The RNA shown here (transfer RNA) has 84 nucleotides and comes from a Candidatus Portnoybacteria bacterium. It was read from a public genome assembly. It matches the Rfam family "tRNA". Rfam classes the family as a transfer RNA.
C1' cells in the first nucleotide's frame, strides 16, 4: 500500500429501517438520614450566552445527498486487527 472495525457528555457507552441526540450506569452538585463519614434515598446534571423568558451550538474532523444524518456517500487524521 490494501482490507475490516471503531472515534458520541468529565468516563464507560446506547441509539443504524434515515425521523425527540446522549438511554443506562459511574461521576458531580443540591437535600434527606448520620454525632461525623460511607452506605442508602429524592432531586438535578452535554456545552455556550441571558436578569429571566428563551437563543445558539454539539455524534474526530471537512464537504455532499436529503424535508430530515450519529446512520447513506466523498475526502481526510487518529486508533486496533488483518494480509503483503
Nucleotide at each position: 500500500g490494501c482490507c475490516g472495525c471503531g472515534g458520541u457528555g468529565g468516563u464507560g457507552g446506547a441509539a443504524u429501517u434515515g425521523g425527540c441526540a446522549g438511554a443506562c450506569a459511574c461521576g458531580c452538585g443540591a437535600g434527606g438520614u448520620u454525632u461525623a463519614g460511607g452506605a442508602c434515598c429524592u432531586c438535578g446534571u452535554g456545552g455556550g450566552c441571558g436578569c429571566a423568558a428563551g437563543c445558539c451550538c454539539u455524534u474526530g474532523c471537512a464537504g455532499g445527498u436529503u424535508c430530515g444524518a450519529c446512520u447513506c456517500c466523498u475526502g481526510u487524521c487518529c486508533g486496533c486487527g488483518g494480509c503483503a
NCBI's taxonomy places the organism under Bacteria, Bacteria candidate phyla, Candidatus Portnoyibacteriota.